The RNA shown here (SAM riboswitch aptamer (S box leader)) has 124 nucleotides and comes from a soil metagenome. Its Rfam family is "SAM riboswitch aptamer (S box leader)". Rfam links the family to the GO term regulation of gene expression. Its mean pLDDT, the model's own confidence on a scale to 100, is 80. RNAcentral holds the sequence, with entries from MGnify.

Order: sequence, then structure tokens, then C1' cells
RNA sequence: CUCAUCGAGAGGGGCAGAGGGAUACGGCCCUGUGAAGCCCCGGCAACCCGUCGACCUCACGCAGGCGAGAUCGACGACGGUGCCACAUCCGUCUCGUGGCGAGAGUCGCCCCGAGGAAGAUGAG
Repeated sequence: CUCAUCGAGAGGGGCAGAGGGAUACGGCCCUGUGAAGCCCCGGCAACCCGUCGACCUCACGCAGGCGAGAUCGACGACGGUGCCACAUCCGUCUCGUGGCGAGAGUCGCCCCGAGGAAGAUGAG
């Protein structure tokens, strides 16, 4: 940089000692009934991985066939990652429905929806 996913799932112990939910601000929440971090054990999931099936494409073969690949589905969990409060917590940028207020033709505030941006994880 590209692609996919981000509604679900899964926690105990030890050390430690004040922060944490990515970042800034605002809000909301967790936290001395012990935050972050580190270690041990356990677990979740199925991205990589494996098996099978459907369907399509391509190569080879005179042919029955046979090999490779894409997509989708089911199953598995030895291994590589990841993850185990809520929830990528909400707002910030854009668009739209609705409401309220000012007012003279726009602005402010609020609710909701869609997207973007940013981020996380995996594969390349």
C1' cells in the first nucleotide's frame, strides 16, 4: 500500500500499585472489592491451515477421465497469529428524515439514519 472482517464468543491465579476504555477535547463508563504492565494456567474464534461437497473456468488426454484454480457451503482445531468488561463506547467531518428556537431566508441546538475519516485484527 491492497483486500477481508469489526452485533457473536471466551477468565482464573501470582507479581505489581494508579490508572484504563487507540489518540486530542467533551461526554459516558470501569478501577484500592486492585487500573495499566509482566508471568502461569485455562478458554474463545476460525484469518492462515486441513478434509469433504456444490458450481464454474482453464490445462492435458482419442476417450472413460485426470490435474490446477476461483467462488460458496459444511465440518475439524495439531500448528502460525489474534482475542477473552460493556462496545471499534458516543460525539467531532459530510449527507438526509424529524423536532425546537431565533429569524428572513439562513443559522443554532436536539433525536435518529447512512457514509467518510481514523483505528484494530488477519492475509498478501